[in-house]
Formats: sequence, C1' cells, structure tokens
RNA sequence: GCUUGUAAAUAGCACACCUUUCGAAAGAAGGGGUCGCAAAGCCACCGAUCUAAGGGAUACGUCCUAUGACCGCGGGGUUACCGAG
Repeated sequence: GCUUGUAAAUAGCACACCUUUCGAAAGAAGGGGUCGCAAAGCCACCGAUCUAAGGGAUACGUCCUAUGACCGCGGGGUUACCGAG
C1' cells in the first nucleotide's frame, strides 16, 4: 500500500420510544434512551422510498407533480481504529 473481518482490545454511533424546537408535511436538530451497526463516519451522484406547501387537473370525493426529505434502503464516491493475509 492492497484485500479482508475473525476471537479479541481500545474506542465510536445510537433503532424504536419520550420530550423540546423548526417545518405545510415527510422529516431534521437538542436532551433522554439503547434495537442494533466493521464504517449505522461523511457526500443527494444513480435508483428506490416518503411528503405535496406551491403548481396543475377534477366527477369537488380526490388525483398528479419535487425544487422538499431520506446515507440505519441499495449502488457509487470519499475518509478511518484494530486484527489477519
């Protein structure tokens, strides 16, 4: 340097849920909390998924739509502890 994750060791993050704030919502952030994670670190580039304020349609019931969201959905990019080869 490359590949890899397997007993360990040092660490790390924090699902659901509760609460506060922001947001039209999806959701995000702070605190609590720990289901799990070898990248569950970071990035919205591709796909999937979620929402529909605004816009459009409408039989007025509703439907369509991302410029919004999501990296703990998958791919990709990028950085990294320890061990093994």

Source information:
c-di-GMP-I riboswitch aptamer from a Gammaproteobacteria bacterium, 85 nucleotides, folded computationally. The prediction has a mean pLDDT of 88. It was read from a public genome assembly, where an Rfam model found it. Of the family's consensus pairs, 95% are formed in the model.